[in-house]
């Protein structure tokens, strides 16, 4: 420098255009002498950034940025 991929709650992952889900973690309660495990309830992300398309975008398009891979 060229090509490809990745970027969503604290962490790891879903979500092939229609008001974002699951696990772990966290909070509260139950259980226990207490803790763990288990059971119940709950909080938490406007989805890397900026534009564009569309009635509507995390999801499509363009540019930029992060990280990873391949080639030179």
């Nucleotide at each position: 420098c060229g090509g490809g991929g990745u970027g969503u709650a604290g962490u790891g992952u879903a979500u092939c255009g229609g008001u974002a889900a699951c696990a772990c973690g966290c909070u509260c309660g139950g259980u226990u002498c207490g803790g763990g495990a288990c059971c119940g309830a709950g909080a938490g992300a406007c989805a890397g950034g900026c534009a564009g398309u569309c009635c509507a975008a995390u999801u499509c398009u363009g540019c930029c940025c992060u990280c990873c891979c391949c080639g030179a």